[in-house]
Context: one part of a larger RNA
RNA sequence: UUGGGCGUAAAGCGUCCGCAGGUGGUUUUUCAAGUCUGCUGUUAAAGACUGGAGCUCAACUCCGGAAAGGCAGUGGAAACUGAGAAACUAGAGUUCGGUAGGGGUAACGGGAAUUCCCAGUGUAGCGGUGAAAUGCGUAGAUAUUGGGAAGAACAUCGGUGGCGAAGGCGCGCUACUGGACCGAAACUGACACUCAGGGACGAAAGCUAGGGGAGCGAAAGGGAUUAGAUACCCCUGUAGUCCUAGCUGUAAACGAUGGAAACUAGGUGUGGCUUGUAUCGACCCGAGCCGUGCCGUAGCUAACGCGUUAAGUUUCCCGCCUGGGGAGUACGCACGCAAGUGUGAAACUC
Numbered sequence: 001u002u003g004g005g006c007g008u009a010a011a012g013c014g015u016c017c018g019c020a021g022g023u024g025g026u027u028u029u030u031c032a033a034g035u036c037u038g039c040u041g042u043u044a045a046a047g048a049c050u051g052g053a054g055c056u057c058a059a060c061u062c063c064g065g066a067a068a069g070g071c072a073g074u075g076g077a078a079a080c081u082g083a084g085a086a087a088c089u090a091g092a093g094u095u096c097g098g099u100a101g102g103g104g105u106a107a108c109g110g111g112a113a114u115u116c117c118c119a120g121u122g123u124a125g126c127g128g129u130g131a132a133a134u135g136c137g138u139a140g141a142u143a144u145u146g147g148g149a150a151g152a153a154c155a156u157c158g159g160u161g162g163c164g165a166a167g168g169c170g171c172g173c174u175a176c177u178g179g180a181c182c183g184a185a186a187c188u189g190a191c192a193c194u195c196a197g198g199g200a201c202g203a204a205a206g207c208u209a210g211g212g213g214a215g216c217g218a219a220a221g222g223g224a225u226u227a228g229a230u231a232c233c234c235c236u237g238u239a240g241u242c243c244u245a246g247c248u249g250u251a252a253a254c255g256a257u258g259g260a261a262a263c264u265a266g267g268u269g270u271g272g273c274u275u276g277u278a279u280c281g282a283c284c285c286g287a288g289c290c291g292u293g294c295c296g297u298a299g300c301u302a303a304c305g306c307g308u309u310a311a312g313u314u315u316c317c318c319g320c321c322u323g324g325g326g327a328g329u330a331c332g333c334a335c336g337c338a339a340g341u342g343u344g345a346a347a348c349u350c
Stems, first nucleotide, its partner, number of pairs: 003322004007304002012318001014201004021194003025088007033081002035077009049065006091191001092188003095184005103177004108172002110154001114150008125136002162169002206247006215241002220236004258317006266295011299306002323350003332343004
């Protein structure tokens, strides 16, 4: 609960697609469902309202009157909404010409580093720390040189730079492939926006099966520290981290800010494209569009701050909130191999 809100106080679904639903551009015309309006009927009496009357007043009682609103019928209006018809191009989409990009998938290739193995040189330490010790080393380590193997990640470029709906994406090259932006206005002619339910995608960790395993490293073992040390520090080290196929479906999934459209001062960086003056030409300088930052006016805000990328001014649609704890718990249902996830209370208490 016909209210007020959702950046940080409770509150924007992690993201997108999308049926129903809601909402919807410009012009003409018709209808008259909504809408507005006239009339009629009905809306029992009592009560309420109002004008009177009767009990000495009042309460009380009696008589008369009227309205608002509703429903139905009937007549009218046609601005707005709606429905039908016809048309339009400013929304949306298609086409053509360009551009940038770590967008995605797959295959192939590369070098630095690390560890291990083999061989050479070489000798007593190495490693590690606040200091040490565990550990490694005379069966020759560390160091250094040559050769080989493996796995994972890609320094510099690199940038509040780019791309993607979000999660996310960074060595090179090739193939396939999605989207965006700019310009031209040839085509369609409102085809649009949002979206309950539904569907798809979705970091890390985790799970199943099969591979792989260099480094790192939950668990575990040991050494220290300490009153203790189930830690922080050190030496080892298993799952895991990697690949393939499937599952899970959650995050401070954050801009803690849902999407679309319109309007409302500027200044200054930066990325992409078009274009003007100029120039031999390219820069420089200027203009336009799209993105991405900072500062800032009006306005907003409890303040912080936001401020044409709004948290300003408006419209449409969706989601969500309604004191703290109990509790994202219990129960039920659905999904999942499990872990658990989704939905989601109450008693009680302050």
The part of an RNA shown here (small-subunit ribosomal RNA, central domain) has 350 nucleotides and comes from a metagenome.
Its mean pLDDT, the model's own confidence on a scale to 100, is 87.